A computed fold for a 490-nucleotide part of an RNA from an uncultured bacterium, annotated as small-subunit ribosomal RNA, 5' domain.
The prediction has a mean pLDDT of 87.
Its Rfam family is "Bacterial small subunit ribosomal RNA".
The RNAcentral record of the full RNA draws on ENA, Greengenes and SILVA.

Context: one part of a larger RNA
RNA sequence: GGAUGAACGCUGGCGGUAUGCUUAACACAUGCAAGUCGUACGCAAGUUUUAACUUGAGUGGCGGACGGGUGAGUAACACGUGAGAAUUCACCUUUAGGAGAGGAAUAACAAUUGGAAACGAUUGCUAAUGCCCCAUAUGCUCGCAAGAGCGAAAGGAAAGCAAUUUUUGCCUUCUGCCUAAAGAGAAGCUCGCGGCUGAUUAGCUAGUUGGUAAGGUAAUGGCUUACCAAGGCGACGAUCAGUAGCUGGUUUGAGAGAACGAUCAGCCACACUGGAACUGAGACACGGUCCAGACUCCUACGGGGGGCAGCAGUGAGGAAUUUUCUGCAAUGGGCGAAAGCCUGACAGAGCAAUACCGCGUGAGGGAAGAAUGCCUACGGGUUGUAAACCUCUUUUGUCAAGGAGGAAGUUCUGACGUGUACUUGACGAAUAAGCAUCGGCUAACUCCGUGCCAGCAGCCGCGGUAAUACGGAGGAUGCGAGUGUUAUCC
Numbered sequence: 001g002g003a004u005g006a007a008c009g010c011u012g013g014c015g016g017u018a019u020g021c022u023u024a025a026c027a028c029a030u031g032c033a034a035g036u037c038g039u040a041c042g043c044a045a046g047u048u049u050u051a052a053c054u055u056g057a058g059u060g061g062c063g064g065a066c067g068g069g070u071g072a073g074u075a076a077c078a079c080g081u082g083a084g085a086a087u088u089c090a091c092c093u094u095u096a097g098g099a100g101a102g103g104a105a106u107a108a109c110a111a112u113u114g115g116a117a118a119c120g121a122u123u124g125c126u127a128a129u130g131c132c133c134c135a136u137a138u139g140c141u142c143g144c145a146a147g148a149g150c151g152a153a154a155g156g157a158a159a160g161c162a163a164u165u166u167u168u169g170c171c172u173u174c175u176g177c178c179u180a181a182a183g184a185g186a187a188g189c190u191c192g193c194g195g196c197u198g199a200u201u202a203g204c205u206a207g208u209u210g211g212u213a214a215g216g217u218a219a220u221g222g223c224u225u226a227c228c229a230a231g232g233c234g235a236c237g238a239u240c241a242g243u244a245g246c247u248g249g250u251u252u253g254a255g256a257g258a259a260c261g262a263u264c265a266g267c268c269a270c271a272c273u274g275g276a277a278c279u280g281a282g283a284c285a286c287g288g289u290c291c292a293g294a295c296u297c298c299u300a301c302g303g304g305g306g307g308c309a310g311c312a313g314u315g316a317g318g319a320a321u322u323u324u325c326u327g328c329a330a331u332g333g334g335c336g337a338a339a340g341c342c343u344g345a346c347a348g349a350g351c352a353a354u355a356c357c358g359c360g361u362g363a364g365g366g367a368a369g370a371a372u373g374c375c376u377a378c379g380g381g382u383u384g385u386a387a388a389c390c391u392c393u394u395u396u397g398u399c400a401a402g403g404a405g406g407a408a409g410u411u412c413u414g415a416c417g418u419g420u421a422c423u424u425g426a427c428g429a430a431u432a433a434g435c436a437u438c439g440g441c442u443a444a445c446u447c448c449g450u451g452c453c454a455g456c457a458g459c460c461g462c463g464g465u466a467a468u469a470c471g472g473a474g475g476a477u478g479c480g481a482g483u484g485u486u487a488u489c490c
Stems, first nucleotide, its partner, number of pairs: 001490004006486005013359006019352002021317001026315003030312003035062003040059002043056006069270003079194006087187003092183007100134001102132002109124006139150004155175004160170004196242003203233003208230008245267004249260004272293005295306004323349001325348003331345001332343004362392004373382003397427006406416001434479005439460003445474005455462002
C1' cells in the first nucleotide's frame, strides 16, 4: 500500500447492487416450512333435487431419499483429476409383445368395551389399480446339448351404437397396468496420481495378508464364516498424536509464491447423543419407525409427548450479525387427465453506511478586502471572495398530472407497488458535512494553560516555566458521507 462476512469511537443526505451468528453442532415458547389425487375404492354428512355436486375421515397410488440448513466428525478413494469392470435404476423417451380365468380378506362403518390422556381391544359388515392362486411366456437359472426348473399383469374416464327393469354388451379415443430390449440421466464399486504438522511418536498388524469353499450383495471383494498357508505395512515415514470438511475459487503479489475456503457453484458428512433395521427404484431417512441415554413438558402417578445445524423469532454466549413481514405474479419442484392445491425453495419488501459504485449538500459575479475571532513588532497580518449583496439553476426535496416493462398463454393473471421505475409541470438555495492529523518518518504552525505533573506515543521519543510533540483556541493539511482506531492476511 492492498484486502475483510469485520468490530469500536465520532459523525451521517439520497439511490443502485450485493452482504449480514466467524462465538455455544448451546437450549428453545409460538406460528408456518410436504403434500396431492374422487378420471383407483367403499362409506358418512350436507346441498339441491332425482341426478349430480361439495365436504370429511379411511383404504389405495405417487411424492415425503428432491428442495432448504449446518460443518460436528473425517487425513479418508472424503475431495480433485484421469482411468476401469463385476453392477442397479422409479418417473421420462423409443421399440416389440401382452393384459385370460378365479379366490380369500381388511380399514372405514356399526355394536360392545379399556384408558386421565396418548392410544387401543373384541365381535360383525364391505370395496378397490390393496392381497393371493391358476393359466400363458420373448426372458432368467442349471446344462456341452437334448432338456429341466422359475417368474407377470389392473383397471378407470368420456363420446357413440344396440338391447334394457336396475343395467349390460359392442366399438372409438384418452389414460393407466405387465414383460423384454435400447436410450437419457442418476447412483454404487475399484485403481494411478495430487494436496497439513510432529521422530521429544519407530516399529505396527490375527480377519491381520493371501488362497480354497460357502454365504451375502444390485455388483467385485475378508464383506462375513470354516479350513489352509504365514504373510502384509514401514525412514520414499508405517503406527500414534495434533489440526482440518475438500474443490472451482478468494485476497495479495510483476511473477514465483503465501494465506484463506463467507456469499455463488460441484462433491462429501451430519440432523438432541449412541445404535439398529423396516418400507422403498432410491434411505439405514432433518420436520419416518424401534431401542438405549441426557435434557425438557403433560399426568388422574398407571403412563405418555418432544427434538429450529428449515424460515422468522426467544434466551444464553459474544466485540459482533436483521422482520415472529408480503406473495405464489415470475422461475423451479410435488401431486393431478385437467381445473387446481401445496411450496419460509424462490420472488420481493423491511432493518444495518456492513461493503462496492454513483449523485448531492449549489453555480457565476462580488473589496468599503465589512464585522467577529485569532495573531501582532500596534504599522498591520489572517479568517477571506469567504460572508453580506446581485444574477441564475433545480440534480436532490415537496406537491400535482401522466405512467410502463417484468405476462410467457389472441382471453385472464403483478406480491413488489391502496401507482414502483420513469416522464412532465409548479415551488423554492430551498432539505443535506464531518472525521482525523499538523516534532521527524509524513502533507500541514502559532498563541494560551500546564510545569518529569496532568498527559501523549506506531518507531525515534515529548513533558522538570518561553512545549510547533500534553490540554484548549485560531489557522492549516488529508480524506469526505464518511473518517479514525483495533484485529487478521499478503